[in-house]
RNA sequence: ACAAAUAGCUUCUAGGGUUCCGGUUUAACACUCUCAAAGUUAAACGACUGGUCCAAGAGAGGCACCCAGUUUCAUAAAAACUGGCUACACGGCGGGAAAAAAGCCCGGGAGGU
Repeated sequence: ACAAAUAGCUUCUAGGGUUCCGGUUUAACACUCUCAAAGUUAAACGACUGGUCCAAGAGAGGCACCCAGUUUCAUAAAAACUGGCUACACGGCGGGAAAAAAGCCCGGGAGGU
C1' cells in the first nucleotide's frame, strides 16, 4: 500500500398506522298508559388522547465483541474481576410488508461534499 473478515443482541424513545382492546357515532333490542338505553348486538370512524403492535446506520441506555492487567490454575486453556475502546456520518424519488403505516427493509444505497 492492497485485499479479506468482523461491525452483534436486547430495553426504550422520536415516529407510525389501525389487526385486537378501549373510545366515539348510528341503528335495533325490555318493561310499559307514557317516559325511562346502565347494558347487549351490528356497522362505521385513526384530522379518536390512548393500551396491544411496528420502530431508527446517521436517537438514548445495557450487555456482548476487541485490547491490557490481576486472581485462580500445571507452563496453559477456560473463568472471574478491573481498566480501556466502541470514532465519523448531508442523503432523495421510488418500491416492499399476510392489520396498516413509518425515521422499518431495499440503504452508511442512488446522489452530493
Notes: Predicted 3D model of a 113-nucleotide RNA (Guanidine-I riboswitch aptamer) from Chlorogloeopsis fritschii PCC 6912. Its Rfam family is "Guanidine-I riboswitch aptamer". Rfam's curators write: This family represents a conserved RNA structure found upstream of the ykkC and yxkD genes in Bacillus subtilis and related genes in other bacteria. The function of this family is unclear although it has been suggested that it may function to switch on efflux pumps and detoxification systems in response to harmful environmental molecules. The organism belongs to Chlorogloeopsis fritschii, within Bacteria. Model confidence (mean pLDDT): 78 of 100.